[in-house]
RNA sequence: UUCUUAUCAAGAGCAGGUGGAGGGACGAGCCCGAUGAAACCCGGCAACCGACUUAAUAGCUAUAUUAAGCACGGUGCUAAUUCUUGCAGCGGGGCUGAUAGAUAAGAA
Numbered sequence: 001u002u003c004u005u006a007u008c009a010a011g012a013g014c015a016g017g018u019g020g021a022g023g024g025a026c027g028a029g030c031c032c033g034a035u036g037a038a039a040c041c042c043g044g045c046a047a048c049c050g051a052c053u054u055a056a057u058a059g060c061u062a063u064a065u066u067a068a069g070c071a072c073g074g075u076g077c078u079a080a081u082u083c084u085u086g087c088a089g090c091g092g093g094g095c096u097g098a099u100a101g102a103u104a105a106g107a108a
Stems, first nucleotide, its partner, number of pairs: 001108008013042001016041003022032003026086004043078003047075004052069007082100001087097004
């Protein structure tokens, strides 16, 4: 980088430090920002994988599966439904499904 699977309406300082003008993936909107953007650090959240604990089931008694807990590790996240929408169906508003994107795991 590509493919596959799963999740994305919840949660977390929009009162921390450094930093200085941008940011919310992209287009169109609409928002956030010198009452300080991005980024880094600290704090926090808890989605996946690993570790540990408890319970149940299976068992060749090593272990495996499911549920709950934990926040210890690897990523991740920490304004607004993935901010809305972008294609299709129904069509008054909208709703549903895709597309795209983000995160995790596996494979090449």